[in-house]
RNA sequence: GGGCCCGUAGCUCAGUCCGGUCAGAGCGACAGGCUCAUAACCUGUUGGUCAUGGGUUCAAAUCCCACCGGGCCCACCA
Numbered sequence: 001g002g003g004c005c006c007g008u009a010g011c012u013c014a015g016u017c018c019g020g021u022c023a024g025a026g027c028g029a030c031a032g033g034c035u036c037a038u039a040a041c042c043u044g045u046u047g048g049u050c051a052u053g054g055g056u057u058c059a060a061a062u063c064c065c066a067c068c069g070g071g072c073c074c075a076c077c078a
Base pairs, nucleotide, nucleotide: 001074002073003072004071005070006069007068010027011026012025013024020058028046029045030044031043032042033041052066053065054064055063
């Protein structure tokens, strides 16, 4: 330098193929219950400019372009 994949909640990830209902799950955090007390368990609450910028569209996490970061492979150099 070339190709491919990944980036969505504090963490781990679905959802992207085929654009359209309010953007979700588990864990976590907080409050309460239970208990002599802690854990476990139960109830409630808390969650996001979908890496970033732009474009297309009535409508974009999803399509297109650019760019940033990470991973793998190839090439070059040696």

Model confidence (mean pLDDT): 80 of 100. A computed fold for a 78-nucleotide RNA from a Candidatus Bathyarchaeota archaeon, annotated as transfer RNA. Its Rfam family is "tRNA". By type it is a transfer RNA. RNAcentral holds the sequence, with entries from ENA. RNAcentral records the identical sequence in 2 taxa.